[in-house]
This is a predicted structure of a 526-nucleotide part of an RNA (large-subunit ribosomal RNA, domain I) from Campylobacter sp. Lineage of the source: Bacteria > Campylobacterota > Epsilonproteobacteria > Campylobacteraceae > Campylobacter. The coordinates come from a structure-prediction model, not an experiment, and the mean pLDDT is 85. The RNAcentral record of the full RNA draws on ENA. Rfam family: Bacterial large subunit ribosomal RNA. Rfam links the family to the GO terms ribosome and structural constituent of ribosome.
Context: one part of a larger RNA
RNA sequence: AGCAAAUGGUGGAUGCCUUGCCUAGUAGAGGCGAUGAAAGACGUGCCAGGCUGCGAUAAGCCUCGGGGAGCUGUCAAGGAGCUUUGAUCCGGGGAUUUCUGAAUGGGGCAACCCAAAUAACAGUGAUGUUAUUUACCAUAUGGAGCUAACUAGGGGAACUGAAACAUCUAAGUACCCUAAGGAAAAGAAAUCAAUAGAGAUUACGCUAGUAGCGGCGAGCGAACGCGUAAGAGGGCAAACCACUAGCUUGCUAGUGGGGUUGUAGGACUGCAAUGUGGACUAAAAUCGGUUAAUAGAAUAAACUGGAAAGUUUAGGCAUAGAGGGUGAUACCCCCGUAUAUGAAAACCUAUUUUUACCUAGCAGUAUCCUGAGUAGGACGGGACACGUGAAAUCCUGUUUGAAGCUGGGUCGACCACGAUCCAACCCUAAAUACUACUACUAGAGCGAUAGCGAACAAGUACCGUGAGGGAAAGGUGAAAAGAACCGCGGUGAGCGGAGUGAAAUAGAACCUGAAACCAUUUGCUU
Numbered sequence: 001a002g003c004a005a006a007u008g009g010u011g012g013a014u015g016c017c018u019u020g021c022c023u024a025g026u027a028g029a030g031g032c033g034a035u036g037a038a039a040g041a042c043g044u045g046c047c048a049g050g051c052u053g054c055g056a057u058a059a060g061c062c063u064c065g066g067g068g069a070g071c072u073g074u075c076a077a078g079g080a081g082c083u084u085u086g087a088u089c090c091g092g093g094g095a096u097u098u099c100u101g102a103a104u105g106g107g108g109c110a111a112c113c114c115a116a117a118u119a120a121c122a123g124u125g126a127u128g129u130u131a132u133u134u135a136c137c138a139u140a141u142g143g144a145g146c147u148a149a150c151u152a153g154g155g156g157a158a159c160u161g162a163a164a165c166a167u168c169u170a171a172g173u174a175c176c177c178u179a180a181g182g183a184a185a186a187g188a189a190a191u192c193a194a195u196a197g198a199g200a201u202u203a204c205g206c207u208a209g210u211a212g213c214g215g216c217g218a219g220c221g222a223a224c225g226c227g228u229a230a231g232a233g234g235g236c237a238a239a240c241c242a243c244u245a246g247c248u249u250g251c252u253a254g255u256g257g258g259g260u261u262g263u264a265g266g267a268c269u270g271c272a273a274u275g276u277g278g279a280c281u282a283a284a285a286u287c288g289g290u291u292a293a294u295a296g297a298a299u300a301a302a303c304u305g306g307a308a309a310g311u312u313u314a315g316g317c318a319u320a321g322a323g324g325g326u327g328a329u330a331c332c333c334c335c336g337u338a339u340a341u342g343a344a345a346a347c348c349u350a351u352u353u354u355u356a357c358c359u360a361g362c363a364g365u366a367u368c369c370u371g372a373g374u375a376g377g378a379c380g381g382g383a384c385a386c387g388u389g390a391a392a393u394c395c396u397g398u399u400u401g402a403a404g405c406u407g408g409g410u411c412g413a414c415c416a417c418g419a420u421c422c423a424a425c426c427c428u429a430a431a432u433a434c435u436a437c438u439a440c441u442a443g444a445g446c447g448a449u450a451g452c453g454a455a456c457a458a459g460u461a462c463c464g465u466g467a468g469g470g471a472a473a474g475g476u477g478a479a480a481a482g483a484a485c486c487g488c489g490g491u492g493a494g495c496g497g498a499g500u501g502a503a504a505u506a507g508a509a510c511c512u513g514a515a516a517c518c519a520u521u522u523g524c525u526u
Base pairs, nucleotide, nucleotide: 001525002524003523004522005521006520007519008518009517015511016475017474020446021445022443023442024441025440026439027438028437029435030434031146032145039100040099041098042055043054044053046078049075050074051073061094062093063092064091065090066089070082071081072080105114106113107112115134116133117132118131119130120129121128122127136143137142150181151179152178153177154176155175161168165215191198192197202229203228204227205226206225212220213219233427234426235425236371240257241256242255243254244253245252246251247250262405264370265369266368267367268364269363270362271361277358278357282354283353284352285351286350288348289347290346291345293341294340295339299314300313301312302311303310315332316331317321323335324334325333376400377399378398379397380396381395382394383393386412407422408421409420410419411418462469463468482510485497486496487495488494
C1' cells in the first nucleotide's frame, strides 16, 4: 500500500406514520359595500416576539338561549386570578369598531398634513377638546369600489398546422374593455316542413364525421327528423271613446278606458255576462327547515408483556359491528354511531286565509286600424358548417327606397302555381353553465424530492427600482419521567459515572438509519 471481516463516524435513502393536499359528488349559499366593503396600517395581554382574536368599551362589552366544572387562545412556561351567586365554552340578536382604503371637507409620497360652519365644554383671551355637517354624478330614500369561475356585448392576436407560404388554419381561441345575475343569454314563428304535417326557447343522446364547404389542400362541418329533460305564456303601439292642457279653432300633447291577431284579428253595430283562473304585492296563521344542543345499549377473569385492545375461558348488546382515540389489534373503556328528542332569538321554504295587480263569450260586415326612412335594391364588409360561389337567409357603413289586407314575408339564384307565416315594440319561470364560499361524503388519489408554491413563522424568508420571481424546512418517548447529584474540562464545548425509561446506539444535531465517503481493530498478501 492492497484485499477481507468486524466495530464506529458521516450521511439521510428506505420502511412505517400524518396534522396537509388532489379529484369527484350531495346539499346549501351564490354576493359584500357611503349604516363605509374587500384589503391593510397601527394598536390591544401580568410579562408579549410571531400567529389568532379584538378596536381607545381593544384575546374583549350587553342581552337572550344552550351547557354544567373547570377556566384565563397558541408557540409556552411562570406569576397572579376567575368560577355552582353558574365561569370558560357554543349559538341568536345588539353595542363599540382608531387610521388608511371607492375614501367622499381640502391636500397628499396610503395608513399622514391642514381646515370651515354649527353646538357644548375649558380658558380673561388667543386658542384647545368633543359631537354633527361639508366630495362628485345625480333625484331613485339611487350610483360609485371589491369579488374564483360561469354569462352577454364591444374589440381582438400570434406561435402553430398546411411537413415552405400568401387564401385557409390556429380562432372569434388567448388577451383587453363594458355590463349583469344567481344563473346569464334565448324565447312564444313574417319558424320549419313538403302535398303529410309540426307548433316558443334552452340542454342532452342520435341523425353524422353524413349533406356540404375547402390553395376541393390542411382542414372546417350542419340541418330536417327521432328519442329525452323541462314545460307557460303574456303585455304594448294603432283604430274608437272620455277627460285635461296648450293655443295658430282644428290640430297637438298627456292621462284613463279599449285592444293585441293570420282557418286573419280588432275598432264599430246588435245580443249576452260578474265569474273563473293566473307566472303573487303585502300581512297573519300553520307545517317543515337552518343557525347551539340532549338522551343514547352491552365485559369480566387468567396468561404473555413496560403497557392488553392480543391469546385462552366464560358472557352481553345490536334500528348502534361507520369512524376516531386510549401504553400493541376494543361492538360492550372514551368520543361517537343507529334511533329518538330539542329553540328565547334571527332567517328560509311551502300551504291556507285576506289583500294588491291582471284576466274571458256569440253574430254581422259598409267604413277605419294592424309597428316606414322600415322591408327591399345597389356598392363594401360581416354572420350563417357555406372561403362570392348559381348563393338563398340574417346584420349593416354608404346610397336609394315600397305595398299597406283586393296587403306583405318565406319556401337556398330566378319565374309560375301551391303551401306556410304576419317583420319593422316589449316582458317571461324550469330544464342548462360555474364554484371564491359553508357543511358532509367518497377514492384500485399522494404520503414530505410526492401531494397545492405552501403538512412547519408560506406567498413567509430571500431576490428585484419595479412589474414580478419565490424557496428550504415534518417524526424523542406511552408519558418529559427532557438526565437531580458527582467527576474531567476554560464557572466551556464535549465527555465519563449516577438516575429515568421497555429501550438512551430513543438524549433533544433525538423513529428506522441504506450507499457514496472517512476512520479504528484484526487477519492475509506484497